[in-house]
RNA sequence: AGUCGGCCGGAUGACCGCUGCGCUCACGCGCAGAGGAAAGUCCGGGCUCCCAGGAAACACGGCGCCGGAUAACGUCCGGCGGGGGCGACCCCAGGGAAAGUGCCACAGAAAGCAAACCGCCACGGACCUGUUUCGUUCCGGGGCAAGGGUGAAAGGGUGCGGUAAGAGCGCACCGCGCGGCUGGCAACAGACGCGGCAUGGUAAACCCCGCCGGGAGCAAAACCAAAUAGGGGUGGCACAGGCAAUCAUCGCAAGAUGGUGCCAGGCCGGUUUCCAGGCCGCCGCCCGGGUUGGUUGCUAGAGGCGCUCAGCAAUGAGCGUCCCAGAUGAAUGGUCAUCGUGGGGAGCCCGUCUCCCCAUACAGAACCCGGCUUACAGGCCGACU
RNA sequence: GCCGGGGUCGCCUUCUGGUCGAGGGCCCCUGUCCUACAAACAGGUGCAGUAGAGUUCGAUCCUCUACCCCGGUACCA
Numbered sequence: 001a002g003u004c005g006g007c008c009g010g011a012u013g014a015c016c017g018c019u020g021c022g023c024u025c026a027c028g029c030g031c032a033g034a035g036g037a038a039a040g041u042c043c044g045g046g047c048u049c050c051c052a053g054g055a056a057a058c059a060c061g062g063c064g065c066c067g068g069a070u071a072a073c074g075u076c077c078g079g080c081g082g083g084g085g086c087g088a089c090c091c092c093a094g095g096g097a098a099a100g101u102g103c104c105a106c107a108g109a110a111a112g113c114a115a116a117c118c119g120c121c122a123c124g125g126a127c128c129u130g131u132u133u134c135g136u137u138c139c140g141g142g143g144c145a146a147g148g149g150u151g152a153a154a155g156g157g158u159g160c161g162g163u164a165a166g167a168g169c170g171c172a173c174c175g176c177g178c179g180g181c182u183g184g185c186a187a188c189a190g191a192c193g194c195g196g197c198a199u200g201g202u203a204a205a206c207c208c209c210g211c212c213g214g215g216a217g218c219a220a221a222a223c224c225a226a227a228u229a230g231g232g233g234u235g236g237c238a239c240a241g242g243c244a245a246u247c248a249u250c251g252c253a254a255g256a257u258g259g260u261g262c263c264a265g266g267c268c269g270g271u272u273u274c275c276a277g278g279c280c281g282c283c284g285c286c287c288g289g290g291u292u293g294g295u296u297g298c299u300a301g302a303g304g305c306g307c308u309c310a311g312c313a314a315u316g317a318g319c320g321u322c323c324c325a326g327a328u329g330a331a332u333g334g335u336c337a338u339c340g341u342g343g344g345g346a347g348c349c350c351g352u353c354u355c356c357c358c359a360u361a362c363a364g365a366a367c368c369c370g371g372c373u374u375a376c377a378g379g380c381c382g383a384c385u
Numbered sequence: 386g387c388c389g390g391g392g393u394c395g396c397c398u399u400c401u402g403g404u405c406g407a408g409g410g411c412c413c414c415u416g417u418c419c420u421a422c423a424a425a426c427a428g429g430u431g432c433a434g435u436a437g438a439g440u441u442c443g444a445u446c447c448u449c450u451a452c453c454c455c456g457g458u459a460c461c462a
Stems, first nucleotide, its partner, number of pairs: 001385008010339007018033006035362001039373002042371005047217004053275006060213005065079005080094001081092004095208002100206002102202003117148002119144003123140004156174006175197001176195004181190003221296004231287007241263003245260006265280004289461003303322008340360008348351001386458007395411004403442001412431001413429005435451005
C1' cells in the first nucleotide's frame, strides 16, 4: 500500500415517567424491558384457515456445473470449469445451440444450404516496341481466399513445406470432435489413438430436458359481548326433474303451492379425469345496515451460553446450565452529573499530563424462525499478500 | 402489518432489443393579424427514460438490487 474473516457499537449513579409479571385489602415494593440489521419484504419454512386427503395428464411459475449440509431454500460449505489481478484473493442465472423456430441493426462483396469489392495468379486476344523473349496497360472467360477493407462476429490458429497463385493440400505444435483407457462418488482432469475440421453467436428469445411448487395469509383463525333492516340488486355454472306416500294451506271439486322421504342430477380445488369427501342449488361482485370492545392465537423456541466428540468446512451428536420484550394509536424514554472513545486546539512542570471545544452512527420489535440484500459515526482483533 | 400495481420532457401520453437527436398533444419563445389582449395562422427552441449492476455486439425495453409513488385489506348479519 492492499486482500480476507470475525467482533464491539457506549459505562455508572440520581430523579421523574411508560409497559408487562409477581406480592399486597390498599399505599406501594421487587424483577424484566429492542437489533445487528428489529429495515427492505427478495427467497425458504413453521403455524392457521380454505372440505385441504390421494393418483395421473395439461397449463402456469420458479430453479439449473458436481458432491455435501439443512425442516427447507434461489442460502451455506467443499470441489470442478471459465474469467480478472504481479499476488493475497475476487467474480460467474455455470444444463442443452449436431430436436426445431426466431433474431443478428448499421457497415460490408458476403451474416447462415456462405460470399468475392480491392487484391494475387496463369491462359487467350488487343496495344506498345525493331521480330522473338521479358515487361506495361486494356478486354475476355477462369483459378484462389494468403493479404487489405467492413463488422461484435467472416467456416480453426502459428510455423515450415508446397504451388502459376493459393488452400488442412501435406507435416509439426496448439485448439476442436470421436473412441476406449487411467484417476476421481461426481463435475472433471490426464496421457494415448483416430479424424483434416464438419458444428458462428443468442435460451436473463420461444423452446427442449431434469427438479420443485394447491391457495391465502396472525388484518390467518377461534371464542365472548354489543348492535342492526337476518335486507336488496346483479353475474357465472347448472337449469331438470321424476316417483309414490304422507302432512299443512287455499279451493265445492278437479287441482295448485310448500314441507318431509327415495331416485336421478347439479355444484364445490388453476383445468380435465378417477377415487374419497362436503352441500342441496353452488360460487362470486356491488349497494345498503350495524359494531369499531375484550380474550385466545402470543411467545420455551429448528432458543441462548459453555464444554467434549465427529467432520477440511457448512453442520451434526452428546452433556451441563439459563429463561431472555410482548406493546395494540402501539411501552422500552427524558433530564442532570461523572467517566470512557475519537478528532481539533491551547498550556507548561514535556508527562502517553492538564484545560477547552466538537462528535458519539444506522436505525427501532408487532405471530415466530432460517437466509439474502441494503444502511451504519467510530473502534478493536486475527490471518495473508 | 400483509398483498398488489407503477416510475418516460414542467403535465398527459405513444413506442420498441438497433443506426439519428426517442415521437405526439398541452406548455414555452418568436413573428403575422389587432389600438391592445385573447383566439387563429406560420415558425422555432427548450425540456425526458428513477438510480446502480448484470445478460447481450448493442438495453427505455430482458433480469436482479436499491429508492420513490399509488391502490386494496377489520368484524357481524
Molecule: RNase P RNA; transfer RNA
Organism: soil metagenome